[in-house]
Context: one part of a larger RNA
RNA sequence: UUAGGUUUAAAGGGUGCGCAGGCGGACUGUUAAGUCGGCGGUGAAAUACCGGGGCCCAACCCCGGGGCUGCCAUCGAUACUGACGGUCUUGAGAGCGGGCGACGGAGGCGGAAUGUGGCGUGUAGCGGUGAAAUGCUUAGAUAUGCCACAGAACACCGAUUGCGAAGGCAGCCUCCGAGCGCGUUACUGACGCUCAGGCACGAAAGCGCGGGUAGCGAACAGGAUUAGAUACCCUGGUAGUCCGCGCGGUAAACGAUGAUCACUCACUGUCCGGACCAGCGUCCGGGUGGCCAAGCGAAAGCGAUAAGUGAUCCACCUGGGGAGUACGGCGGCAACGCUGAAACUC
Numbered sequence: 001u002u003a004g005g006u007u008u009a010a011a012g013g014g015u016g017c018g019c020a021g022g023c024g025g026a027c028u029g030u031u032a033a034g035u036c037g038g039c040g041g042u043g044a045a046a047u048a049c050c051g052g053g054g055c056c057c058a059a060c061c062c063c064g065g066g067g068c069u070g071c072c073a074u075c076g077a078u079a080c081u082g083a084c085g086g087u088c089u090u091g092a093g094a095g096c097g098g099g100c101g102a103c104g105g106a107g108g109c110g111g112a113a114u115g116u117g118g119c120g121u122g123u124a125g126c127g128g129u130g131a132a133a134u135g136c137u138u139a140g141a142u143a144u145g146c147c148a149c150a151g152a153a154c155a156c157c158g159a160u161u162g163c164g165a166a167g168g169c170a171g172c173c174u175c176c177g178a179g180c181g182c183g184u185u186a187c188u189g190a191c192g193c194u195c196a197g198g199c200a201c202g203a204a205a206g207c208g209c210g211g212g213u214a215g216c217g218a219a220c221a222g223g224a225u226u227a228g229a230u231a232c233c234c235u236g237g238u239a240g241u242c243c244g245c246g247c248g249g250u251a252a253a254c255g256a257u258g259a260u261c262a263c264u265c266a267c268u269g270u271c272c273g274g275a276c277c278a279g280c281g282u283c284c285g286g287g288u289g290g291c292c293a294a295g296c297g298a299a300a301g302c303g304a305u306a307a308g309u310g311a312u313c314c315a316c317c318u319g320g321g322g323a324g325u326a327c328g329g330c331g332g333c334a335a336c337g338c339u340g341a342a343a344c345u346c
Base pairs, nucleotide, nucleotide: 004317005316006315007300008299012314014201015200016199017198021194022193023192025088026087027086028085029084030083031082033081034080035077036076037075038074040072041071042070049065050064051063052062053061054060091191092188093187094185095184096183097182099180100179103177104176105175106174107173108172109171110154114150115149116148117147118146119145120144121143125136126135162169163168206247207246208245209244210243211242215241216240220236221235222234223233258313259312260311261310262309263308267290268289269288270287271286272285273284274283275282276281295302296301319346320345321344328339329338330337331336
């Protein structure tokens, strides 16, 4: 490169927005750039190919033929693509109506538990384990009652539920902001899809400055266990975990499954909206589960939420180790991240 692939064999970018680029709905007109056809010019010779011939053969040489897939000009064709113009409403957007949710930001409030302090009751133990010990306790602990303070997290509801692009989101209330779906179609009239670079978001740990610190708890100390025990268990305990601002940019960032559109047999649960409805329930649209026909798949399995059948665009893969390493570059305060080889070896 051609082709084949990417749930689990190598391979979907962590996620979104989006410039360039690629691709793009229905009808119609013009044009004739792409496309197709006719004709003309050019496409040197040699070489190569086919046929024939000359040196005894061959190499070599000579003659003829086709071809040189191309380019230029010209005359036409107009289905498709393009360009330009007109029209349309199904794609997309949007007004109005009534909804939904742990969606985001800010502020306020609440109770349980834990810890600590104060006062009271009370006395000899408590705690912890497989068993113990370290530890705490007559300077009165543990337990128990009342009061106070502090920080962090929100039991039940709670679900096989919901929301969000992903990361993720859960006590209650208020304010601000965003999203989605349904109904109705006034309105715009293809305004769309995807997206290399780019920009933004991005769990936990980590970093900087400032604050906070109840519980938990890397490191660390001690007690045990053990042949040893730099562990598992126990008693403590610093960073951290929490808040504000900034940085970092990773993950089994997983559905290990990119986005969008169309099409394809049934059954069953559930969430939101709507229509009919006394009720039970039935139907429509959107989500979220289970099971399966066809089909697909190496199988496991997938199966209208596809891994089926097609289309467009992006990303990525090409034997194992060496190695996500070295070097260089870019980013970062650092930690490190991104990009990313080769020798050698099996």